[in-house]
RNA sequence: GCUUCCGAAAGGCAAAAUCAGGAAAACCUGAUGGCGCAAAGUCAUGGGUCUACGAUCACCAUUUUUUUGUGAUUAUGACCGCCAGACUGCCGAA
Repeated sequence: GCUUCCGAAAGGCAAAAUCAGGAAAACCUGAUGGCGCAAAGUCAUGGGUCUACGAUCACCAUUUUUUUGUGAUUAUGACCGCCAGACUGCCGAA
């Protein structure tokens, strides 16, 4: 000097909740806050989960052939602090 590891140091991010705003919703942004996180940095690539404006189907009610309500299915929407993957990254005793 390099590599690995451990534990520090300097820091970083920021859960729930509340307030304001956006969205049909899931959720997101900002402020307060701090549950926790060695990638709780970035990416929706694979899996998983959440929502269903709209669309489709079914049923009920109503009507004079259309409308309302309920239920189911569906992502082009959302979650990277669900898991995996990819890329990047601070310090470093004995």